[in-house]
Molecule: Glycine riboswitch aptamer
Organism: uncultured Mesobacillus sp.
RNA sequence: UCUCUGGAGAGCGCUUUAUUAGUGGGAGCCACCCAAGGGGAAAGCCUAAACAGGUAAACUUUCAGGUGAAAGGACAGAGA
Numbered sequence: 001u002c003u004c005u006g007g008a009g010a011g012c013g014c015u016u017u018a019u020u021a022g023u024g025g026g027a028g029c030c031a032c033c034c035a036a037g038g039g040g041a042a043a044g045c046c047u048a049a050a051c052a053g054g055u056a057a058a059c060u061u062u063c064a065g066g067u068g069a070a071a072g073g074a075c076a077g078a079g080a
Base pairs, nucleotide, nucleotide: 001080002079003078004077005076006075011030013029014028015027016026017025031067032066033065037063038061039060040059044055045054046053
């Protein structure tokens, strides 16, 4: 890196529009979630005479993404 399996959270929200048998679609508004990704930063550690600098996440942020199903999905297990 690839394949398979498992895999959480949060409104099938409201208004409107087209179409209607129904679902889905477009526009607007509010409420929420965090485990794609992105951003942030240090009690500690490293460097250093000092000032300062560097350093991550499952932490934080909600930018992105997501809130029926599908898809996606950090991470874990197995195999190559």